[in-house]
RNA sequence: ACCCCGAAAAGGCAAACCCACCGUGAGGUGGGGGCGCAAAGUCAUGGAUCUGCGGUCCGAGGUACAGGAUGGCAGACCGCCAGACUGCCGUU
Repeated sequence: ACCCCGAAAAGGCAAACCCACCGUGAGGUGGGGGCGCAAAGUCAUGGAUCUGCGGUCCGAGGUACAGGAUGGCAGACCGCCAGACUGCCGUU
């Protein structure tokens, strides 16, 4: 120095919820707040999940115009899983 590992120490991040703002929405930003996290740092690359707008099929249906399946495009999400890059400490 690197890999594994995660005791200790110094720290770090910040779930739900509340407030304000942005967005059709999923959700995001800031403040409060701490459920937790050894990458809960960064990346939307592959899946999963979610949102919006159409299509096709089944189906409902006339004081009506539900619902289900499938897939297209655009988005969200890294604290869902995986992958890539980077990082503090050092008991083993």
Annotation:
The prediction has a mean pLDDT of 84. c-di-GMP-I riboswitch aptamer from a Chloroflexota bacterium, 92 nucleotides, folded computationally. Of the family's consensus pairs, 94% are formed in the model. It was read from a public genome assembly, where an Rfam model found it. The source organism's lineage runs through Bacteria, Bacillati and Chloroflexota.